Description
The prediction has a mean pLDDT of 84. A computed fold for a 1425-nucleotide RNA from a metagenome, annotated as small-subunit ribosomal RNA. Its Rfam family is "Bacterial small subunit ribosomal RNA". Rfam links the family to the GO terms ribosome and structural constituent of ribosome.

RNA sequence: GGGGCUGGGUAGCAUGGCAGACGGGUGAGGAGCGCGUACCUGACCUGACUCUUGAAGGGGGAUAGUCCUGCGAAAGCGGGUUGAAUACCGCGUACGCUUCGGUUCCUGCGGGGAGCGAAGGAGAGUUGGCCUCUGCGAGGCAAGCUGACGUCAAGAGAGUGAGGAGUGCGUCCUAUUAGCUAGUUGGUGGGGUAAGAGCCUACCAAGGCGGCGAUGGGUAGCUGGUCUGAGAGGAUGAUCAGCCACACUGGGACUGAGACACGGCCCAGACUCCUACGGGAGGCAGCAGUGGGGAAUUUUGCGCAAUGGGGGCAACCCUGACGCAGCAACGCCGUGUGAGUGACGACGCCUUUCGGGGUGUAAAGCUCUGUCAACAGGGACGAAGCGCGGGAGCCGAAGAGGCCCCCGGCGGUGACGGUACCUGUGGAGGAAGCCCCGGCUAACUCCGUGCCAGCAGCCGCGGUAAGACGGAGGGGGCAAGCGUUGUUCGGAAUUACUGGGCGUAAAGCGCGCGUAGGCGGCCGUGUGAGUGCAUCGUGAAAGCCCUCGGCUCAACCGAGGAAGGGCGGUGCAAACUGCGCGGCUGGAGUGUCGGAGGGGGAUGCGGAAUUCCUAGUGGAGCGGUGAAAUGCGUAGAGAUUAGGAAGAACGUCAGUGGCGAAGGCGGCAUCCUGGACUAACACUGACGCUGAGGCGCGAGAGCGUGGGGAGCGAACGGGAUUAGAUACCCCGGUAGUCCACGCCGUAAACGAUGGGCACUAGGUGUGGGGCAGGAGAACUGGUCCGUGCCGGAGCUAACGCAGUAAGUGCCCCGCCUGGGGAGUACGGUCGCAAGGCUGAAACUCAAAGGAAUUGACGGGGGCCCGCACAAGCGGUGGAGCAUGUGGUUUAAUUCGACGCAACGCGCAGAACCUUACCUGGGUUUGACAUGGUCGUGCGACCUCCUGCAAGGGAGGGGUCCUUCGGGACACGAUCACAGGUGCUGCAUGGCUGUCGUCAGCUCGUGUCGUGAGAUGUUGGGUUAAGUCCCGCAACGAGCGCAACCCUUACCCUUAGUUACCAGCAGGUGCGCUGGGGACUCUAAGGGGACUGCCGGUGUGAAGCCGGAGGAAGGUGGGGAUGACGUCAAGUCCUCAUGGCCCUUACGCCCAGGGUCUACACACGUGCUACAAUGGCCAGUACAGAGGGUUGCCAACCCGCGAGGGGGAGCUAAUCUCAGAAAGCUGGUCGUAGUCCGGAUUGGAGUCUGCAACUCGACUCCAUGAAGUCGGAAUCGCUAGUAAUCGCGAAUCAGAACGUCGCGGUGAAUACGUUCCCGGGCCUUGUACACACCGCCCGUCACACCAUGGGAGUGGGUUGCAAAAGAAGUAGGUAGCUUAACCUUCGGGAGAGCGCUUACCACUUUGUGAUUCAUGACUGGGGUGA
Repeated sequence: GGGGCUGGGUAGCAUGGCAGACGGGUGAGGAGCGCGUACCUGACCUGACUCUUGAAGGGGGAUAGUCCUGCGAAAGCGGGUUGAAUACCGCGUACGCUUCGGUUCCUGCGGGGAGCGAAGGAGAGUUGGCCUCUGCGAGGCAAGCUGACGUCAAGAGAGUGAGGAGUGCGUCCUAUUAGCUAGUUGGUGGGGUAAGAGCCUACCAAGGCGGCGAUGGGUAGCUGGUCUGAGAGGAUGAUCAGCCACACUGGGACUGAGACACGGCCCAGACUCCUACGGGAGGCAGCAGUGGGGAAUUUUGCGCAAUGGGGGCAACCCUGACGCAGCAACGCCGUGUGAGUGACGACGCCUUUCGGGGUGUAAAGCUCUGUCAACAGGGACGAAGCGCGGGAGCCGAAGAGGCCCCCGGCGGUGACGGUACCUGUGGAGGAAGCCCCGGCUAACUCCGUGCCAGCAGCCGCGGUAAGACGGAGGGGGCAAGCGUUGUUCGGAAUUACUGGGCGUAAAGCGCGCGUAGGCGGCCGUGUGAGUGCAUCGUGAAAGCCCUCGGCUCAACCGAGGAAGGGCGGUGCAAACUGCGCGGCUGGAGUGUCGGAGGGGGAUGCGGAAUUCCUAGUGGAGCGGUGAAAUGCGUAGAGAUUAGGAAGAACGUCAGUGGCGAAGGCGGCAUCCUGGACUAACACUGACGCUGAGGCGCGAGAGCGUGGGGAGCGAACGGGAUUAGAUACCCCGGUAGUCCACGCCGUAAACGAUGGGCACUAGGUGUGGGGCAGGAGAACUGGUCCGUGCCGGAGCUAACGCAGUAAGUGCCCCGCCUGGGGAGUACGGUCGCAAGGCUGAAACUCAAAGGAAUUGACGGGGGCCCGCACAAGCGGUGGAGCAUGUGGUUUAAUUCGACGCAACGCGCAGAACCUUACCUGGGUUUGACAUGGUCGUGCGACCUCCUGCAAGGGAGGGGUCCUUCGGGACACGAUCACAGGUGCUGCAUGGCUGUCGUCAGCUCGUGUCGUGAGAUGUUGGGUUAAGUCCCGCAACGAGCGCAACCCUUACCCUUAGUUACCAGCAGGUGCGCUGGGGACUCUAAGGGGACUGCCGGUGUGAAGCCGGAGGAAGGUGGGGAUGACGUCAAGUCCUCAUGGCCCUUACGCCCAGGGUCUACACACGUGCUACAAUGGCCAGUACAGAGGGUUGCCAACCCGCGAGGGGGAGCUAAUCUCAGAAAGCUGGUCGUAGUCCGGAUUGGAGUCUGCAACUCGACUCCAUGAAGUCGGAAUCGCUAGUAAUCGCGAAUCAGAACGUCGCGGUGAAUACGUUCCCGGGCCUUGUACACACCGCCCGUCACACCAUGGGAGUGGGUUGCAAAAGAAGUAGGUAGCUUAACCUUCGGGAGAGCGCUUACCACUUUGUGAUUCAUGACUGGGGUGA
């Protein structure tokens, strides 16, 4: 070093056993005994475990691994040698086992127990120790003894565990699924299973299920529980737990105690992978992990230390069960991010009314603390099993061995774990966000934006002051989270069991008959199903609830208790319901009498009217309408007379009346027939009510067949009306209307009110019938049935209903659940059709609706008023001019005002100024105010140059106080600021217009109403008036009305100049003078008028009418005076003012220009006219109210005149403007574009003013236009008014035809309230409330959306009829193969393979059903400034 043998260990392989049917995952399928619950199994099984009894005798044949060898790429498949078992097989034996036969006992009759006989059926050993027994080779070894494990037969147990089967009850939506079913339902025989059964099979019978929802379709794992809710319920089925089902899809069996088996097998299919192309392999809905999908869901971690499971005698082994860790704020719970102190309160930021306020004790600062995190040190519980050692007991002969128990003996086992926890160090150091702030809903300001950007859960915000958008400051809420989205329940009594409704809001079937069903009178009796009480069982655990305990607390966990609708068992009770029986008459019905009735059907008859026909008379129209026309008529209409024909409808009676179930029913007679009612008795004995389906009836219109057809009359024709008139009106007229038969089946089929029964105040009509009183058909009382009205309680959202209920109850049926889409579509069904019945969804809206209230409105009603109409007078609209506006133009023509209620308006006065506009020039602390700082000293003023001016430049001149610093004051510079006729009148104040000088508008208290609200305030009268009176659930009051105020009309008193002058005197031109105080007048006070008086009327009222008196009479005339409110009326350009905007300009100054001054036009308001009631000329008379000293201006002179000169007087009852005019008298003109009219134009002037060119007024001369009374239309005015005439004033230098005043002259008319307009009160309708200038319908056009139909097209699911037939199981079996047993050695029994039959998955064909998607085109629907 090699080989062999023996023993041990480890690893692998193999045989055998047990376990792989548990544990773990998932929810596809399944609407089912699947699940839940309670039972049942007398119809069943149960390995391993425990106990009991008994037994393990004697044999045989193989085979794996190993070894040799072959094939194949592999998976794998063969051949040979050797050869084991607790693997396998006979034989023997065996029981209380199984089967059969028979006996007996018990029984709830299903069955069970115990004997007897026959037949059948078992087995296996491994291992430790010992020498007591036995044997031998004798301190040893065994075949001996003794333990442990295992084996067999049988029984029992633990409901131990897993069960299997069956049953009652419960368990989603759909009837647009109504019929389903042939092994279907049952029986008999047989088979099959662990076991019952059509579970399977043969035969027989014809059943079984279904409106209490079968069958079909859709959807879904079920439960304990979970979420929500007061509960009842509703929704849900993650984690944990029980059950079921599944394991790539479909089918199948094998093994086994258990499977038709997640990590087993076979077959078919799809897919993936390997391949040498011949063949093979696979199944994460195990744990991790990957891809994909998706809005979205984790680590290819550690460990078997614990708990549990399997195997093993055990040690141990296995265990992605499990225990832990990791990731995710996904959830729940706990903790920190500091604590104390710190200012009338820093900075910053925000805001502001500029004073301040907020952030805010917040910060800083000072003094502390140390959780968490960080670092350092210490450091558990969870660990007991187990092993070693020791000790009692039991088996045993044994201090072999084993079992069990104990030990205050020893040893060792931790994934978590750098753990929890404890200690130390340092230091406020490292630690706060999110949403919201219009209401709901806690929390407000600024800025930006300007229906943009955006917000939004609902309502809704945003169009220049946004608490709603965005930002900021501040605030509110929650907090390591906060919001959003999705989902569920709640609120929602909004599916109503608890707990809703149906007259008008959604909702009573059009009406009846009636099936099922539901409900049902009185008495007695039985029963005990329902029901009640008691008790027992169950209702798993977890969870919820209560108590206690363990983690520092809590979340979490542990323990105990309670609860648990329900189901089941037993006992008791017997009222009520049910059921059985017996009875009753009150409900219901039958019979008898009587009268009422357009109840129904059939047949016949009648008169009036209409139309038509015939004839006569007659002769021009008729007819029709708001008015007409079409139409008819001289071929004779209409009218009238006579005769005839036809069809339909039945006047009066007739009624709020009658009948009928409803629809509906009306001349008279006859026949047939239904129902209701009254009265009195007799009979039946609950026979009743309602009524899903079902059946019948059912106006009109319409349809079919056949008749009929007078009148009426859809369609249609014509005539009118009208913008049109497919209408209303008129002339015609077909279907139809009528009859018979048959359909249709609807209606505002209405009382918008289903049927039945009972009960609950009254009053008053009416129809029918009895009763009583009465002589009575009168009348009265009472009663039953019907039909109306009013009304109480009660009900109702209100309106209303109210014994005919919409009241109070009971029973049954039908129906409703926001509006639109839509009574539509699809499907079904009925119909001849038209169409009916049943009957959705998508989509869309934030409402739709009822009743009532207040307004407003009405081509609704009643009453009443107003120059509202009417009656009158005069105008406008036509002309010329003036003036305002629009438009146009322009460099600019500044701006505002826009129906009444803008337009002679702001403007009581634009040549410059005004002036805000345009052009050009100039200026910047400014033309103006206040204050600060600095500088100078005045300044005002004057002169010169330039310039259109403003402005710029130059020169002259020179103040006051003083404490000598300075001050007053002024200028210059600078800073704050000034300034804006820039915007917003829709941010505002104030002022104003308008309804409207209309008679209204409100309040307090009370009362009524759920309430809005009503009442008062309405009603009867009356008034100019809500003025007053009366009445009244109202009583009072306020703002308005009226009155008080001014003026005017009369009188008185006082006063008497500048006003006055009767008488007296003077004087005479004049109240001029004296004088007077009478008159006028002036201006202060007072009186007077109040329906006070009379008559009438009226409610003995308010008042009205008439009268007297009076200057005045019924608010004498006029004025001032304008309620609550409306019009986002007007004004930011009177003024004031928030916000925004401009700041060498959007401010300021100046010159020139422009604007009611432009001018093709249009409109409003005026003036002057068109003429003779006039124009012109001459003469002559009479006002009032005003103005006047930078003014009015006399006399006188000049001028034709405007005016000029002149200067007296006057601060005004003194002077002056200032002559009033129309009027009157006389003359002239003679109807004409004029002796009307005066525009326009030419010329000449005057005045004002710095200046009349653009652009003044006036004068004179000349010129002499349009215009001859005004279309449609439209305005003012009722008495000293209209009309007409002149005068004055404000503004103003000048510039009125405007405006505001004044007086003179001085009418007409009003029947009346129908109509137009406006208004007041009451009432009525309303779908209006921005209020009729409201609201709103349909088509068409455009865009978008969803949807129906549609030639079809493409899928899914499924029925029926067939084809097909893998694997497998069962049956059959000629073939092939075959160790154990038997054998007569040939073979047989048995088994396997093969073949075959049956069943059957995939698959295939045909034909249906159903569903989804899609489709040219098409139908309607919805939404849109």